[in-house]
Predicted 3D model of a 73-nucleotide RNA (transfer RNA) from Poecillastra laminaris.
RNAcentral holds the sequence, with entries from ENA.
The organism belongs to Poecillastra, within Eukaryota.
Its Rfam family is "tRNA". The family's RNA type in Rfam is transfer RNA. Its family is annotated with triplet codon-amino acid adaptor activity in the Gene Ontology.
Model confidence (mean pLDDT): 81 of 100.
RNA sequence: GCACAAGUAGCUUAAUUGGUAGAGCAAAACACUGAAAAUGUUUAGGUUACUAGUUCAAUUCUGGUCUUGGGCA
Numbered sequence: 001g002c003a004c005a006a007g008u009a010g011c012u013u014a015a016u017u018g019g020u021a022g023a024g025c026a027a028a029a030c031a032c033u034g035a036a037a038a039u040g041u042u043u044a045g046g047u048u049a050c051u052a053g054u055u056c057a058a059u060u061c062u063g064g065u066c067u068u069g070g071g072c073a
Base pairs, nucleotide, nucleotide: 001072002071004069005068006067007066010025011024012023013022019056027043028042029041030040031039049065050064051063052062053061
């Protein structure tokens, strides 16, 4: 330099032939305990990498940018 894949909660990730974004772990509160751990219940946490376009509506489709990964040269 060329072509490709990925980017969603603190971490690992699900969801789409476009229609209100979920889970596990972690965190916090409460229960339990003499206290802690474990366990149970509940809560909070996301402008879906950024930007523009299409659309009534975009995590999803399209262009561009950035980052990461391996491949070819």